[in-house]
């Protein structure tokens, strides 16, 4: 960096999926070792237990008290001094830090730069200055008292660095005066005048001195608040706000400020998104990316919030306070029922929830933190250990020889081959392991003490290959294939797709490939995705131009000076915390990982400049945009008149039977007078011809006059001076159809009605017909509102042609060149996927709307908004699918086109379908009726021939190495004959005792063992190999070039010809092959060459007759060879071709007639049953042997024939003329017998020699006379005949007798174009014997062919397509069914936010009196002040009520979506049959 999927193939479009990388991961299956990290993402769910915040006797008064002295003792101990130590309270200073969590918060809460002239700050530094003098209480203590406890009163005592006047005031602080400087608005600052306020504490030590104390100023570090700018999602949240917005004046705080409260004002906030709703702790950074981004916020670090919900203050420097109060809730515990406790989102643990996440671990030894004068003492922070492969490093499971290529496994074509130097084996190493010994750093300090980790790291030695490999994958993508088992089955699959008997894609086993203490998978992110295109996409046909204008807000915006610095550009400061990343080293043996430095840090701030661009201001300009002025052109609106031709309709005339409509009909209308005509008349809607277009923003505009009017175009260049340009919202305009009043209605015409059409026809066609079309008025706002093309400006070759207008030229006028607006068509560069666009762009720039982002679902739900309604406007989502699509290309096919063949129609002969029979098939039977073979192209077809055999089926009886082959071993008659059972194979039994030989053996036979035979079992969808077909149709292709991004195209198309892609011409084609055609065979003429078995003209014998002899080569003919035909020759025509039509000549004449010969390919076409052959399946049977039976059956059916049905004939007589064949287990004459099949019997002949072999129709004569017949011949009898072992099922002839049907065949259909059809007989294969079949061969011998309209096939062009299994194709929508998502639905049910009342707790402010009240004041009364009670505002929780709003259920319903073979139609794709 790309791949795999849409198709027959192709390009594009577009969506899906892959493959890389990363995680606090989990789950699978394995798991040796070390370092480094990491570890509840879910129930901010509930929590037992322990521990996480204390400390300071050098602030206090007790208390207790070790040792020591001392006294007393009863020897237990008591007292008393001193007094180290301990310590419950009182006081101080920490419990605001540090630790955890992310619930809440869309916020000045984070991020970033600023500001405070609107602030506080304990401890710490520094500096200046103090500290004098007094009161009065209270904890503990002690007595009593309450209580279960928790704890609590009351009396009494008593310290203090507790507490409280007074003195000093450098000094702050307060108001009031003046004075300097200063500023960013209110004001700072600095010195100063008077005046009020207001400090203080000790302690330790012998002392010095030290730690404290006050009080100010600064500093340091924290903090407070203020502001720019930046911070997800929904507009299906668009209007909010009532302390809201401002002001004044009190209040309140450290301090600003509606933080509060009184009044006043009516403001403020929002489309540059206000409120509302959902979601969310922010950010360094963290993963990914080439990068902009996109995702994320764990670990560590800043800031923020929370501490069981909620709410509230107090104490302090600092808290509304995680391990403090109070209060209200919800929980747990305790309890003697009166009350009390409690808060692990603090380390550990425990339940619980979950896929899932660790010891109730040591130690303060380090680094931090508290308190302390210290010594110390706390410290679950911390430093460490423990558990997990969670994750990164890093290292091990051995290393080097070793071929007889062992064994053993797989696998084979059996030869082999892999596994595989892999093992075994031989020689070595010692990393991890074991045991042993040594053994740190981390400790700072400087003399000592002091290490939890920890005897760890390391080093040393011995030991010994021992103890250490798995886990995905192997059809493509994607690296790596075999066998076996399975048989749309089990199962696989990220996607495309595997699997229905040869699976490299399921499972196993070999083998390969991949990664490795891992290795798969699942999940999440980003990335490949330029698949939301800032960088970096589009919108004619792919998904996208808004139906159109006009204008608001924005957004851009002509030329030429000046100016200002806002954007932009340079320069400088600050700032961008540290980690992180990156780069250079350093330190653990590497490395992860720790560290030192460096750069960067794209940003925000301020500063000093620059002025080209851009913007702001200022001044001019005239091309842009406008106005004036003169012109002409138009179906531009609007209104009002008028008009004529049609149709219908009414009168009236003439005139009679029909009209009208269709494909063809019928409803309809008409004798009551239609339809046709003729004249009058009414009413409506529409305006032929002009006709070409032209004007209009678009929707649309068409007779004619008249008003009234709106835009555009040209000229010329007086005027104004950018006045443009687009245009979210918004405001008009807007076809047809419909809606609403209210007129109108002539034609036409939904619905409806009837008629036809039809399997049906709710329809296409007809006859009728009402909404409605048409006028005012008012809705609707929509359409394929289309050029499927938003608008402006600029510029980019050229040709025609058309409207209007001006210019030049011409005397004029046509013409002609020019110009400027509109309108079309061709083309060029460009462009585009291709189509095609192409100065009227879809081309090259800019601007500014609008819109798309995979298909169905669905333009649907819900909402909203607009409508009288229909409905329009916005517009999802679950759940499916792996596509949907464009455009071109080959085909195919078409109830599209055009051109042409062919017995394809037509023309015509004969048939066929009827009949009996004959064969074939089907179907039925049947133990069995063996199998195949199925429109054409199965069906007288494999079968050129089933009595038995054949044979493949059936019933029955028999073998088992077998009826065949091979190999081995014994045997030598066992073979054969012959008798006996027996259906018969076979078994017994007699009998008989094998050949050959090179002596090794063979041959045959019998027995015997395994190896194997052997199967017409199975797949013709596993196959060779024949074959049929389309079709002997005229086609299929290739190389090179060219053309096209490609599939392809071109050649092979065009124009003429032809049987023919035959052949000539032209062409970006030039050639070539495979088919055509020739060349091959038969036949048609003729030459020559032989001349026997043929043949006989002449000659000559000879016979009843005869080529029957001699002879002959002339003829017929036989078979060899050659010639002949070739459009060669003339005339038309044609293009002077090519070839055609007419001629001569010639036996043939335009491929002379036939044959063989069949391109590339269809059809998974036939054949495993010719043959072969892969697999699978049988093995005392699915082989193999025998007898017998079926294959022949028969109520049908259907192909194929045969024979008729008759006089062109039957039937009798008599008598001609073939060709091709066949013949030795043959063909078999002459002869004889028989009526006859046929027998006797044998000549002769392996054949131009003899046989089969008389050819028959025809040809004469003669009968028959129209009839079921003298037609016809089944069908039955009877009696022979031949073939065979054998004719019963089930054979063929022959004689006699019988004598069915049937009298030319219905819808339909087959052959045939000349020696053909149609009729006639011979022959041959098979074969013992059996053809009406089939394959040949001659006689006899027509008819018709207008012609290509239609029918079926074909070939070539060319249109259409949604088909490519290719119309027997696609594919639509209703019904049934299952299953899933969803909306609706009486309603139920919960949640979250707000309003409104009520209650009213803690508290703080504030009120109050007739209560308390040490410290001050007063001599006292009493005051000052304070308190506690009450009282009020505010207030958490709770209560009630309307409401909106989310969720969830919900009978029923609604449509959607998916499901191999359901139902009904048949709508679309072709002119899809009605476009």
């Nucleotide at each position: 960096a790309g791949a795999g999927u849409u198709u027959g193939a192709u390009c594009c479009u577009g969506g899906c999926u892959c493959a890389g990388g990363a995680c606090g991961a989990a789950c699978g299956c394995u798991g040796g070792c070390g370092g480094c990290g990491u570890g509840c993402u879910u129930a901010a769910c509930a929590c037992a237990u322990g521990c996480a915040a204390g400390u300071c006797g050098a602030a206090c008064g007790g208390a207790c008290g070790a040792a020591g002295c001392c006294c007393c003792u009863u020897c237990g101990g008591g007292g008393g001094c001193c007094g180290a130590g301990u310590u419950a309270g009182u006081g101080g200073c920490g419990g605001a830090c540090g630790g955890g969590u992310g619930a809440g918060u869309a916020a000045c809460g984070c991020g970033u730069g600023a500001g405070c002239a609107a602030c506080c700050u304990g401890c710490c530094c520094a500096u200046a200055a103090g500290a004098g003098g007094g009161g009065g209480a209270u904890a503990a203590c002690a007595u009593c008292g309450g209580g279960a406890a928790a704890c609590c009163g009351a009396u009494g005592c008593u310290a203090a660095u507790a507490c409280c006047g007074c003195a000093u005031a450098a000094g702050a602080c307060c108001a009031c005066g003046a004075u300097a400087g200063c500023a960013c608005a209110u004001g700072c600052u600095a010195a100063u005048g008077a005046g009020g306020u207001c400090a203080a504490a000790g302690g330790a030590g012998u002392a010095a001195u030290c730690c404290g104390c006050u009080u100010a100023u600064g500093g340091a570090g924290g903090g407070g608040c203020u502001c720019g700018c930046g911070u997800c999602c929904c507009a299906u949240u668009a209007g909010g706000u009532a302390g809201a917005u401002g002001g004044u004046g009190a209040g309140g705080u450290a301090a600003c400020g509606g933080c509060c409260c009184a009044c006043c004002a009516u403001g403020c906030c929002g489309a540059c998104g206000a409120u509302g709703g959902g979601u969310a702790g922010c950010c360094g950074g963290a993963c990914u990316g080439a990068g902009a981004g996109g995702u994320u916020g764990a670990a560590c670090g800043g800031c923020c919030a929370c501490a069981c919900u909620g709410g509230g203050a107090c104490u302090g420097a600092g808290a509304c306070a995680c391990g403090g109060c109070c209060c209200a809730g919800a929980c747990u515990c305790c309890u003697a029922c009166g009350g009390g406790a409690g808060g692990c989102a603090g380390c550990a643990g425990u339940g619980g929830g979950g896929a899932a996440u660790a010891u109730u671990g040591g130690g303060c030894a380090a680094u931090g933190g508290g308190g302390g004068a210290a010594a110390c003492c706390c410290u679950g922070a911390c430093c460490c250990a423990g558990c997990a492969a969670c994750g990164c490093c890093g290292c091990g499971u051995g290393a080097a020889g070793g071929a007889a290529g062992a064994a053993g496994g797989u696998u084979u074509u059996c030869g082999g081959a892999u596994u595989g130097u892999a093992a075994a084996c031989u020689u070595c190493u010692g990393u991890c392991c074991u045991a042993a010994g040594g053994g740190a750093a981390g400790a700072a300090a400087g003399a000592a003490a002091u290490g939890a980790c920890g005897g760890u790291a390391c080093c040393u030695u011995a030991g010994g290959a021992g103890g250490a490999a798995g886990c995905c994958c192997c059809g493509g993508c994607u690296a790596a294939c075999u066998a076996c088992g399975u048989g749309c089955c089990a199962g696989c699959a990220g996607c495309c797709g595997c699997g229905g008997u040869a699976a490299u894609a399921c499972g196993u086993a070999g083998g390969g490939g991949g990664c490795a203490a891992g290795c798969g998978u699942u999940g999440u992110c980003c990335g490949g995705a330029a698949u939301u295109a800032u960088u970096g996409g589009g919108c004619g046909u792919a998904a996208a131009g808004g139906g159109u204008g006009c204008g608001u807000a924005g957004g851009c915006g002509g030329c030429c000076g000046a100016u200002c610095a806002a954007g932009u550009c340079a320069g400088g400061u600050g700032u961008g915390a540290a980690a992180g990343a990156c780069c250079c080293g350093u330190g653990c043996u590497u490395a992860a990982c720790a560290u030192g430095g460096g750069g960067g840090u794209u940003g925000c701030a301020c500063u000093u400049g620059a002025a080209a661009c851009u913007g702001g201001u200022u001044g001019g300009c005239u091309u842009g945009a406008g106005u004036a002025u003169g012109g002409g052109a138009g179906a531009g609106g609007c209104a009002a008149g008028c008009g004529g031709a049609a149709u219908u309709c009414c009168c009236g005339g003439u005139g009679u039977a029909g009209c009208g409509g269709u494909g063809a009909a019928a409803u309809g209308c008409g004798u009551a007078g239609a339809g046709a005509u003729c004249g009058g008349g009414a009413g409506g809607a529409a305006c032929a011809c002009c006709a070409g277009u032209g004007g209009c923003a678009a929707g649309g505009c068409g007779g004619c006059u008249u008003g009234c009017u709106g835009g555009a175009c040209c000229a010329a260049a007086a005027c104004u001076g950018a006045c443009g340009c687009u245009g979210a919202g918004g405001c008009g305009c807007g076809a047809a159809a419909g809606c609403g009043u209210g007129g109108g209605u002539a034609g036409c015409a939904a619905a409806c009605a009837g008629g036809a059409u039809u399997a049906g026809a709710u329809a296409c066609c007809c006859u009728g017909g009402u909404a409605g079309u048409c006028c005012a008025c008012g809705c609707c706002g929509u359409a394929a509102a289309c050029g499927a093309u938003g608008g402006a400006u600029a510029c980019u070759a050229g040709g025609u042609g058309u409207a209007g207008g001006g210019g030049g030229u011409u005397u004029a006028a046509c013409a002609c060149c020019u110009u400027c607006u509109g309108u079309g068509c061709c083309g060029g560069a460009g462009c585009a996927a291709a189509c095609g666009c192409a100065a009227u762009a879809a081309g090259u720039a800019u601007c500014c709307c609008g819109c798309c982002u995979g298909g169905g679902g669905a333009g649907u739900a819900c909402g909203a908004u607009c409508g009288c309604a229909a409905g329009a406007u916005u517009g999802a989502a679950a759940c499916u699918c792996a596509a949907g699509g464009g455009a071109a290309u080959u085909g195919a096919c078409g109830g599209g086109g055009g051109c042409c063949c062919g017995c394809a129609c037509a023309a015509g002969c004969a048939g066929c379908g009827g009949a009996g029979c004959a064969u074939g098939u089907g179907g039925u039977u049947u133990a069995a009726u063996u199998c195949g073979a199925a429109g054409c192209a199965a069906c007288g077809c494999g079968a050129a021939g089933a009595a038995c055999c054949u044979u493949a089926c059936c019933a029955a009886g028999g073998c088992u190495u077998g009826a065949c082959a091979u190999c081995c071993c014994c045997u030598g008659a066992c073979a054969g004959a012959c008798a006996u059972a027996g259906a018969a194979a076979u078994a017994u039994g007699u009998u008989a005792u094998c050949u050959c030989u090179u002596c090794g053996g063979a041959g045959c036979a019998g027995g015997g063992a395994g190896a194997c035979a052997g199967g017409u079992g199975g797949u013709g969808c596993a196959u060779g190999g024949u074959u049929g077909u389309c079709g002997u149709c005229a086609g299929c292709u290739c190389g090179u070039g060219u053309c096209g991004u490609g599939a392809g195209a071109u050649g092979u198309u065009g124009g003429g010809u032809u049987a023919a892609g035959u052949c000539c011409c032209g062409c970006a084609a030039c050639g070539a092959g495979c088919g055509c055609a020739a060349c091959c065979c038969c036949u048609a003429c003729a030459u020559u060459u032989a001349g026997u078995u043929a043949c006989c003209a002449g000659c000559g014998g000879g016979u009843a007759a005869a080529g029957c002899c001699g002879g002959g080569g002339a003829c017929u003919c036989u078979a060899g060879a050659u010639g002949g035909a070739c459009u060669g020759c003339c005339g038309g025509g044609g293009a002077c071709a090519a070839c055609u039509c007419g001629g001569a000549g010639g036996a043939a004449g335009g491929u002379g007639g036939g044959g063989a010969c069949g391109a590339c390919g269809u059809c998974a076409a036939a054949u495993c049953a010719u043959c072969a052959u892969g697999c699978c399946c049988c093995u005392u049977a699915u082989g193999u042997c025998u007898u017998g039976g079926g294959c022949u059956a028969c109520a049908c059916a259907c192909g194929u024939g045969c024979u008729a049905c008759a006089a062109u004939g039957g039937c009798c007589g008599u008598u001609a003329c073939a060709a091709a064949g066949g013949g030795a287990a043959g063909c078999g004459a002459g002869u004889g017998c028989g009526u006859a099949a046929g027998c006797a019997g044998g000549a002769g002949c392996g054949g131009a020699a003899c046989c089969c072999a008389u050819a028959a129709a025809a040809g004469c004569g003669g009968u028959c006379c129209c009839a079921g017949u003298u037609c016809g011949g089944a069908u039955u009898g009877u009696g022979g005949g031949c073939u065979g072992c054998a004719a019963c099922c089930c054979g063929c002839c022959c004689a006699c007798a019988u004598g069915a049907a049937g009298u030319c065949g219905g819808a339909g259909u087959u052959g045939c174009u000349a020696g053909u059809a149609a009729u006639c007989g011979c022959g041959a294969a098979u074969c013992a014997g059996c053809a009406u079949g089939u394959c040949g061969c001659g006689g006899u011998g027509a008819a018709u062919g207008c012609g290509u309209u239609c029918c079926c096939g074909g070939g070539c062009c060319u249109u259409g397509u949604a088909c490519a299994c290719a119309c027997c194709g696609c594919c639509c929508g209703u019904c049934a069914c299952a299953c899933c998502a969803c909306g609706g639905a009486a309603g139920u049910u919960g949640g979250g936010a707000g309003c409104a009342c009520c209650c009213g707790a803690a508290g703080c402010c504030g009120g109050u009196g007739g209560c308390u009240u040490a410290a001050c004041c007063g001599c006292a009364a009493g005051g000052a002040g304070a308190g506690a009670g009450c009282c009020g505002u505010c207030g958490a929780a709770g209560g009630u009520g309307a409401g909106a709003u989310c969720a969830a259920u919900g009978a029923c319903u609604g449509g959607g979506g998916u499901g191999a073979a359901g139902u009904c139609g048949u709508a679309a794709c072709a002119a899809g049959g009605u476009a």

Small-subunit ribosomal RNA from a metagenome, 1475 nucleotides, folded computationally. It matches the Rfam family "Bacterial small subunit ribosomal RNA". Its family is annotated with structural constituent of ribosome and ribosome in the Gene Ontology. The sequence is in RNAcentral, with records from SILVA. Model confidence (mean pLDDT): 84 of 100.